[in-house]
Molecule: SAM riboswitch aptamer (S box leader)
Organism: Domibacillus tundrae
């Protein structure tokens, strides 16, 4: 890499390197020479794994381990219905695709 699952409108940045494009991909849209993105240390959120408790759940308790995360709802839409409409367009909700991240499995 593909496969199953579970979650994604909550939360959480400071220093130091470096020096052009980043935000996964298309559109938009934003961030970036007042230095982004990325690496390093540190700090921090959370609470998936593991840890612990009970009255055994879709439970609770802490954050020392193993992950993750710390710009903007997965930054918005994309594909399909559903409301509204004369059609469309927007506009709202549903639910899928894809994409992240855990835990599995192979």
């Nucleotide at each position: 890499a593909c496969c199953u699952u579970a979650u994604c409108a909550a939360g959480a940045g400071a220093a130091g390197c470096g020096g052009a494009g980043g935000g996964a991909c298309u559109g938009g849209c934003c961030c970036g020479a007042c230095g982004a993105u990325g690496c390093u240390u540190c700090a921090g959120c959370a609470a998936c794994c593991g840890g612990c408790c009970c009255g055994a759940g879709u439970g609770g308790c802490a954050a020392a381990g193993g992950u993750g995360c710390u710009a903007a709802a997965u930054c918005c839409a994309g594909c399909g219905g559903a409301c509204c409409g004369a059609c469309a367009c927007c506009g709202u909700c549903c639910g899928g695709a894809a994409g992240a991240u855990g835990a599995g499995a192979a």